[in-house]
Context: one part of a larger RNA
Molecule: small-subunit ribosomal RNA, 5' domain
Organism: uncultured bacterium
RNA sequence: GAACGAACGCUGGCGGCAGGCUUAACACAUGCAAGUCGAGCGCCCCGCAAGGGGAGCGGCAGACGGGUGAGUAACGCGUGGGAACGUACCUUUUGGUUCGGAACAACUCCGGGAAACUGGAGCUAAUACCGGAUAAGCCCUUCGGGGGAAAGAUUUAUCGCCGAAAGAUCGGCCCGCGUCUGAUUAGCUAGUUGGUGAGGUAACGGCUCACCAAGGCGACGAUCAGUAGCUGGUCUGAGAGGAUGAUCAGCCACACUGGGACUGAGACACGGCCCAGACUCCUACGGGAGGCAGCAGUGGGGAAUAUUGGACAAUGGGCGCAAGCCUGAUCCAGCCAUGCCGCGUGAGUGAUGAAGGCCUUAGGGUUGUAAAGCUCUUUUGUCCGGGAAGAUAAUGACUGUACCGGAAGAAUAAGCCCCGGCUAACUUCGUGCCAGCAGCCGCGGUAAUACGAAGGGGGCUAGCGCUGUUC
Numbered sequence: 001g002a003a004c005g006a007a008c009g010c011u012g013g014c015g016g017c018a019g020g021c022u023u024a025a026c027a028c029a030u031g032c033a034a035g036u037c038g039a040g041c042g043c044c045c046c047g048c049a050a051g052g053g054g055a056g057c058g059g060c061a062g063a064c065g066g067g068u069g070a071g072u073a074a075c076g077c078g079u080g081g082g083a084a085c086g087u088a089c090c091u092u093u094u095g096g097u098u099c100g101g102a103a104c105a106a107c108u109c110c111g112g113g114a115a116a117c118u119g120g121a122g123c124u125a126a127u128a129c130c131g132g133a134u135a136a137g138c139c140c141u142u143c144g145g146g147g148g149a150a151a152g153a154u155u156u157a158u159c160g161c162c163g164a165a166a167g168a169u170c171g172g173c174c175c176g177c178g179u180c181u182g183a184u185u186a187g188c189u190a191g192u193u194g195g196u197g198a199g200g201u202a203a204c205g206g207c208u209c210a211c212c213a214a215g216g217c218g219a220c221g222a223u224c225a226g227u228a229g230c231u232g233g234u235c236u237g238a239g240a241g242g243a244u245g246a247u248c249a250g251c252c253a254c255a256c257u258g259g260g261a262c263u264g265a266g267a268c269a270c271g272g273c274c275c276a277g278a279c280u281c282c283u284a285c286g287g288g289a290g291g292c293a294g295c296a297g298u299g300g301g302g303a304a305u306a307u308u309g310g311a312c313a314a315u316g317g318g319c320g321c322a323a324g325c326c327u328g329a330u331c332c333a334g335c336c337a338u339g340c341c342g343c344g345u346g347a348g349u350g351a352u353g354a355a356g357g358c359c360u361u362a363g364g365g366u367u368g369u370a371a372a373g374c375u376c377u378u379u380u381g382u383c384c385g386g387g388a389a390g391a392u393a394a395u396g397a398c399u400g401u402a403c404c405g406g407a408a409g410a411a412u413a414a415g416c417c418c419c420g421g422c423u424a425a426c427u428u429c430g431u432g433c434c435a436g437c438a439g440c441c442g443c444g445g446u447a448a449u450a451c452g453a454a455g456g457g458g459g460c461u462a463g464c465g466c467u468g469u470u471c
Base pairs, nucleotide, nucleotide: 001471002470003469004468006467008465009464010463013343014342015341016340017339018338019336020335021301026299027298028297030296031295032294035060036059037058040057041056043054044053045052046051067254068253069252076179077178078177079176080175081174082173085171086170090167091166092165093164094163095162096161097160098132099131100130101129107122108121109120110119111118112117138147139146140145152159153158154157180226181225182224187217188216189215192214193213194212195211196210197209198208199207229251230250231249232248233244234243235242236241256277257276258275259274260273279290280289281288282287307333309332310331311330315329316327317326318325319324346376347375348374349373356367357366358365359364382407383406384405385404386403390398415460416459417458418457419456420441421440422439426455427454428453429452430451436443437442
């Protein structure tokens, strides 16, 4: 000098754009944040009907979106390759969509329980479940053969369902190289390294197991310990480099702590399940309920970081044929000079160089064209009127917003730091090694341009200083 997710002190007019718990991955009251489909199905309630409402079975979605950075020094990430894989919805092509059956919720009846919830009996539908048939292609095969599918709905035009092939997308896996510090960590390793066979997986593989061999890694730093999410980037710098990883974007990991699987195309699943633990809450003491590192918000910690706001109008997502419903994603608004950028706080004229202040050699000098006065202007602000784009035929939260026209009126708007040298800017008074200043050198003990005040001056300016951190 530059920079900052900054904080603190003094001060503070407006707008645009951005940013806003860096600390306790501390604990959380309350509300909301994931539903949807009656064009899959039976039932219940209201209603004369049309229609509306409700829970349940069923389907799709809840694996996305949103948050956080605890863990992780690792194929985690970055980059470049690879082969032994999966892929709902979507696209293309192709071949099918046949005949039957038995249940379980809801409902009814009888119970248990304070509650959460739950037991028994009976009845019932389906795009829920099961069996038979068929098999172009598919799978297995000892090549003889064997196995295996479907679902219907309605407004009659469509939407679906099953098998197979291909694509697209997304994902799983493997490898080369790169990726912090410590040797006051030098040896580490038994599923360990390899082989054979088997199991397992979507898939390769000690992934797992049986047997066999005795290997594998390491001063080119293994192992251990510490620290840390990684990257595109960001800051700085002429560059090389150094530091860093907030916001935005990609990847990873996590969801009270630890473990586990279920369902599913996909999870070992933030607002799903089970077990254990700590904590909190309810209880009729028998037993139950919960998980903000979602958006707001509360307590706590801290130098420090916002509203328990509006809307689905736009963009996007889920479901649905659709109408539409849901969406704290998102779009907006609110708060904060936290930052960047822009604008304003007036312009011209005005010398008896007024008054006052300060200094003075008492003559004067300076503040100073500064003020007053006169003549103008109206950015901003106020008031009145008009009024978009964002949206498409309709639909605008923002919002009567941006913007435009008009009216009055200099009116509503300047501070902060510094003035010994570095370093731009000097005098007087007070103080008297005191009180104090200070980034370094150093000032102050009676003439202090260095402390405090005033006048004057210098710098920056809605900011200015100080502190912290990085280069």